RNA sequence: CGAUCCCGCGCGGGAGAGUCCCGCCGCCCACCGGGUGGCGAGCGCCGAAGGAGCAAAUCCUCCCCGGAAUCUCUCAGGCCCAUGUACCGCGCGAGUGAG
Repeated sequence: CGAUCCCGCGCGGGAGAGUCCCGCCGCCCACCGGGUGGCGAGCGCCGAAGGAGCAAAUCCUCCCCGGAAUCUCUCAGGCCCAUGUACCGCGCGAGUGAG
């Protein structure tokens, strides 16, 4: 000088699933009623914050054991849009330091 790895920050990309029904409250239109927002409940659903599990399948191995996750479960979270999200790319900072 400096690959790699890990952490943090910034920028860009980035899904899924009820705009169902009931009750209460507010606002608007207007008086048959409708729309919209908030809260609570019911059932239905999603998995890419987090969490849990290897019971199934998959990967790491020829097998066993073991481990892991984008797998499984849905405790939490979420289900108009938006925000956010795992993950990916780039840049910056710090640590490590192959060569």